This is a predicted structure of a 1483-nucleotide RNA (small-subunit ribosomal RNA) from Anaerolinea sp. Its mean pLDDT, the model's own confidence on a scale to 100, is 84. The organism belongs to Anaerolinea, within Bacteria.
RNA sequence: AGAGUUUGAUCCUGGCUCAGGAUGAACGCUGGCGGCGUGCCUAAUACAUGCAAGUCGAACGGAGGCGGUAGCGAUACUGCCUUAGUGGCGAACGGGUGAGUAACGCGUUGGUGACCUGCCCCAGAGAGGGGGAUAACAGACCGAAAGGUCUGCUAAUACCGCAUAAGUUCUCAGCAGUUAGGGAGGCUGAGAAGAAAGCCGAAAGGCGCUCUGGGAUGGGCCUGCGUCCCAUCAGCUAGUUGGUAGGGUAAUGGCCUACCAAGGCGAAGACGGGUAGGGGACCUGAGAGGGUGGCCCCCCACAAUGGAACUGAAACACGGUCCAUACACCUACGGGUGGCAGCAGUAGGGAAUAUUGCUCAAUGGGCGAAAGCCUGAAGCAGCAACGCCGCGUGCGCGAUGAAGGCCUUCGGGUCGUAAAGCGCUUUUCUGCGAGAUGAGAAAGGACAGUAUCGCAGGAAUAAGUCUCGGCUAACUACGUGCCAGCAGCCGCGGUAACACGUAGGAGGCGAGCGUUAUCCGGAUUCACUGGGCGUAAAGCGCGUGCAGGCGGUUCGGUAAGUUGGGCGUGAAAGCUCCCGGCUCAACUGGGAGAGGUCGUCCAAUACUACCGGGCUAGAGAACAGAAGAGGAAGAUGGAAUUCCCGGUGUAGUGGUGAAAUGCGUAGAUAUCGGGAGGAACACCAGUGGCGAAGGCGGUCUUCUGGUCUGUUUCUGACGCUCAGACGCGACAGCUAGGGUAGUAAACGGGAUUAGAGACCCCGGUAAUCCUAGCCGUAAACGAUGUGAACUUGGCGUUGGUGGCUUAAACACCAUCAGUGCCGAAGCAAACGCGAUAAGUUCACCGCCUGGGGACUACGGCCGCAAGGUUAAAACUCAAAGGAAUUGACGGGGGCCCGCACAAGCAGCGGAGCGUGUGGUUUAAUUCGAUGCUACACGAAGAACCUUACCAGGGUUUGACAUGCAUGUGGUAGGGAAGCGAAAGCGGACCGACCCUUCGGGGAGCAUGCACAGGUGUUGCAUGGCUGUCGUCAGCUCGUGUCGUGAGAUGUUCGGUUAAGUCCGCUAACGAGCGCAACCCUUGCCGCGUGUUACAAGUGUCACGCGGGACCGCCGGUCUUAAGCCGGAGGAAGGUGGGGAUGACGUCAAGUCAGCAUGGCCUUUAUGUCCAGGGCUACACACACGCUACAAUGGUCGGUACAAUGGGUUGCCAAGCCGCGAGGCGGAGCCAAUCCCCCAAAGCCGACCUCAGUUCAGAUUGCAGGCUGCAACUCGCCUGCAUGAAGCCGGAGUUGCUAGUAAACGCGCGUCAGCUAUAGUGCGUUGAAUACGUUCUCGGGCCUUGUACACACCGCCCGUCACGUCAUGGGAGCUGGUAACACCUGAAGCCGGUAGCCUAACCGCAAGGAGGGCGCCGUCGAAGGUGGGGCUGGUGACUGGGACGAAGUCGUAACAAGGUAGGUGUACCGGAAGGUGCGCCUGG
Repeated sequence: AGAGUUUGAUCCUGGCUCAGGAUGAACGCUGGCGGCGUGCCUAAUACAUGCAAGUCGAACGGAGGCGGUAGCGAUACUGCCUUAGUGGCGAACGGGUGAGUAACGCGUUGGUGACCUGCCCCAGAGAGGGGGAUAACAGACCGAAAGGUCUGCUAAUACCGCAUAAGUUCUCAGCAGUUAGGGAGGCUGAGAAGAAAGCCGAAAGGCGCUCUGGGAUGGGCCUGCGUCCCAUCAGCUAGUUGGUAGGGUAAUGGCCUACCAAGGCGAAGACGGGUAGGGGACCUGAGAGGGUGGCCCCCCACAAUGGAACUGAAACACGGUCCAUACACCUACGGGUGGCAGCAGUAGGGAAUAUUGCUCAAUGGGCGAAAGCCUGAAGCAGCAACGCCGCGUGCGCGAUGAAGGCCUUCGGGUCGUAAAGCGCUUUUCUGCGAGAUGAGAAAGGACAGUAUCGCAGGAAUAAGUCUCGGCUAACUACGUGCCAGCAGCCGCGGUAACACGUAGGAGGCGAGCGUUAUCCGGAUUCACUGGGCGUAAAGCGCGUGCAGGCGGUUCGGUAAGUUGGGCGUGAAAGCUCCCGGCUCAACUGGGAGAGGUCGUCCAAUACUACCGGGCUAGAGAACAGAAGAGGAAGAUGGAAUUCCCGGUGUAGUGGUGAAAUGCGUAGAUAUCGGGAGGAACACCAGUGGCGAAGGCGGUCUUCUGGUCUGUUUCUGACGCUCAGACGCGACAGCUAGGGUAGUAAACGGGAUUAGAGACCCCGGUAAUCCUAGCCGUAAACGAUGUGAACUUGGCGUUGGUGGCUUAAACACCAUCAGUGCCGAAGCAAACGCGAUAAGUUCACCGCCUGGGGACUACGGCCGCAAGGUUAAAACUCAAAGGAAUUGACGGGGGCCCGCACAAGCAGCGGAGCGUGUGGUUUAAUUCGAUGCUACACGAAGAACCUUACCAGGGUUUGACAUGCAUGUGGUAGGGAAGCGAAAGCGGACCGACCCUUCGGGGAGCAUGCACAGGUGUUGCAUGGCUGUCGUCAGCUCGUGUCGUGAGAUGUUCGGUUAAGUCCGCUAACGAGCGCAACCCUUGCCGCGUGUUACAAGUGUCACGCGGGACCGCCGGUCUUAAGCCGGAGGAAGGUGGGGAUGACGUCAAGUCAGCAUGGCCUUUAUGUCCAGGGCUACACACACGCUACAAUGGUCGGUACAAUGGGUUGCCAAGCCGCGAGGCGGAGCCAAUCCCCCAAAGCCGACCUCAGUUCAGAUUGCAGGCUGCAACUCGCCUGCAUGAAGCCGGAGUUGCUAGUAAACGCGCGUCAGCUAUAGUGCGUUGAAUACGUUCUCGGGCCUUGUACACACCGCCCGUCACGUCAUGGGAGCUGGUAACACCUGAAGCCGGUAGCCUAACCGCAAGGAGGGCGCCGUCGAAGGUGGGGCUGGUGACUGGGACGAAGUCGUAACAAGGUAGGUGUACCGGAAGGUGCGCCUGG
């Protein structure tokens, strides 16, 4: 520091994800030791048990115990110990928790002239003299208990008067001075008030006590600033804000009460809601920030929940009191008791968090004079890899690279010096021994027989975990087969998975390693540092303008901001640096530094600010001119449409792609005249004008706003922007009243269509128009906020002014204000913008932060309504998007080509038959080919064979190959009889070969083991070959140049060509594969050779070699080009005809069944052999053909002319036989020699005369022939007989442009034969037509649009149906929460009262004062009732949404998407959507 992921690729925007660090963690696997830390994040849930706050006998009286002395003893005196009670101090600290709290709670800075402070320190003054009680205790009584009542006794440092008063407090008076100021403080005088306690000690003295002043410490209160989210919380407030008086407090204060006033707070966010203890700090980050607040420290708050006071220096009190409530426990049912958010521990909750340990030895706290006691504070130990840090699990040598595992191309590689083995060491471990510091003047140590040290033993006791497709470091094998599974993102898995599982190996970290969760980072992805807004998300529709922000120039002043310096503070810990202590480190000690938007003082005055005075360049005003669809009102004009009346006139008119509905003989349309009425204003008219925008268009008048120009004059910063606010705001729509010619949602009808809720047509209502009022939205767009300044230019245009010019003009020059185009720099992702900026800057406002959900829901506000405005979340996706590129595509455009159409000729589609295919059938009808590019295709020939299929019968090292081992000599091989359908079984008999060193070996055969075999599967694992686009003219590269890039250029353009053929131009210049040419054949000529050809000597012909044609020549045309047109010559003329030749690529095209081949499957079978059957089936459908339907013909007779080919298991002559197929026959020929071989159509003649025929020949019968082992299934041919459909073929469709089509026959391959009418060649006869490129199909080039890239057989929208999920509404139901109103009202403080009681004081007494209880009142927790608010859960039903594999209906959008699309609004419709009106271009 970056990386992955949107695309075919690119750049950008933008989200998602990853690599790092961290944690009070948890989970999985694993686990040796030590040090230092840390450990209920959830239920502030409930708690058994024990402990956590006591102490003082030197305050007091008792009681008990043990002693001593005296005494006989009772007893008295006395000492010590213990301690229930009275009393004192403590219990307000320490410890826990974070529920509440958004607050002066916390932090920081100040204030207190408005305050308190026990114990402690310093100082001053004092302590005189009295009194009355009471607990304990005793007795009686009540109660289960807890506890309580009555009577009686008693003490004090407990309580109460009186005296005294330095000082204190209060009242009054006075004085000096201080302060910013006030009630502080100082001094003086008068009056009044209020104190005390003793104990120990032999004493000295000590400890206490009272009052006062001061200090220290701790606190109370006030205060500036800082301190989370929501504005879908915008208004809040009645003690509220202030005053006066009083009360209350330590103290200020509405803190409380009475009265008076009507204030106070709020957009700089009041009030409300949600969440939350705050800080030091901690994590992260380069920083700024962001997140957090566990341990430790400070502060706050709380102590089951709520309320309240008492005591006290301090509490409204965790281990105190009272009350209420809930819960729990005890109970004799009457009544009581309790509060672990102290330490342990239990239950519960939870993913999850420890011992009912030891000690007060140390540190600290309470009490005490002290000894000491208490202390779950604390110090230690235990548990837990929870974290950080450290150590170890050994070290060295050791190659035959052992065994074994894994992989393998079988050679080897790797685990791997790793192991074994040899040598060494002992941190750790085990055992034994010694043994601390921490302790201070001595003793006393929980930790602890611990740390540490010494000795001995022995490599001994000690390694895992995650990953290995990319990001990201590390790869192979097997298994699995969209299964099982993985996954942080992209994504892997459908038979060759480096992605799943296992193994081997490798990589990372290591007593840990991974996963999950959370935070920061990366993320400049909320942008202060440090982003954006034309098209990616984003400029409010426009203006006016308050607050706010910002503000020209100059002088003076002030010193708030700002800058510098000093001082104070910013606790400690933490952080950084330095030094030190534990062997190091973690940890820890010391020192220094850093840390604030803080306070205060001094100084400076450039800038900002503030105050004051000037200026005129900003802004405004005056004056003189100018243009204009700027606005409002009134008046008025002509053209046109429609309607009405009348005339002429007759059958149609209208409308469309074509029609129909409609109108018209009751007279339309057309035409003429007259009239009515409404709406809109042709031409002018223009990227012309005006307006802030919406918008504004006949003419005239009135009223009125703004703008521009010019010159001086005036004011003197008066300015810019603008949240909220206010106003304006197209169309549609709404309300009321008018009006209504045309147009026209809805609606009706006619068409179109599969349907047509549309497009088209005929009608037609709201509406469109006017008046008044709403609505407040648009693609309200330049998708570009307003204002100001600056920055090369060119060309238009509108309105001014000046100059020049002119007779006047025009033109020209300069300038101001608008409005356009093109472009420099610059900017920009690109497109593009470019003085009218999207450039360079400033000021202010608005807005954006992934897509969907969602221009939505809920809530608020507005509206009559429609609806508008503001505006989420759950859930879901890994993208959505912008610009540009290359393709592909378009029912886009341009150019061009092709038997593509057209023009022609002959066909196919109808019939019969042949063949192939589908389908069906079958035991099997083997398999493949399936739009063009399968279907007379593989198959150039299925009776057996072929043959792969079926049923059956055999066989198992095999029908065939190789190797090894063993065997074998009458061996291998042949093979009669017999059985059998054959294969096969069987085996009489016959009977070999090569080499030899003569032993034998080879070959053969047999047996066994390896293996063979497979037309089994995968053409989507492949090679090779092939088809197709297409014989179309294209496809690329190098260098250069352009572009951020994909890419472009070249290859485009202008001509031309069959052609990317050639020429010209040209940021391109060249080149390659294609085209063409080279090759074969054919046409002409020459030469050579001429057998077997032939007229018999070179002419035909055959073979071979060469020539010839190149736009070469002439004319025209064109750019002096390429070329084109015409002509001459020539056998042939513009590639002469034909063939071979098939670029880069496309179709996962075809073929595993031609061959080859990986993987898989099979092995007495899916191999192999055999005979038989099947591939030949047959209701049908399609394809390719043949023959016909006849007279341009048929039949008969006669007669003429080819070429290519083939031939020795072959072609077969002559002759003879047969009607014929054919037979006999055998000459010739290995072929220019012989044979196949008579070509046919044609020509001549005859008959047939338009008919199912003398057409046509299917079908069938009979009789024959041929091939073959064999013609039943299932061959061909011949003769005789039979004589079917068919009379020219619907929609549609095929071939062909010349020796072509058509017609005619002939040959060949395969082959024993043939179902060949097929295929492939050959010759004979031999046409018609092409105006032309509009249309169909296919193709090429350029261009354009695109939401396509699997590329239009693409993409994609909405309803409906099904499933899942979250969510809105919803009659309601049910919780929570904070208030309000009323009722009841505990405890308690305060106030009142005088019923009862009453020791201290007064009084001789009676009585009183005072007090207590009771009662009453205010307040008051809580409870009850009630109506509302806010916020959850749930809810029949219902609304839309998201997602889901291949469901249904249509086709809306993307191309002109087939009606351009979009948009606001209104209506309509199963749905996408359609239509009307206005607007936009993102046509």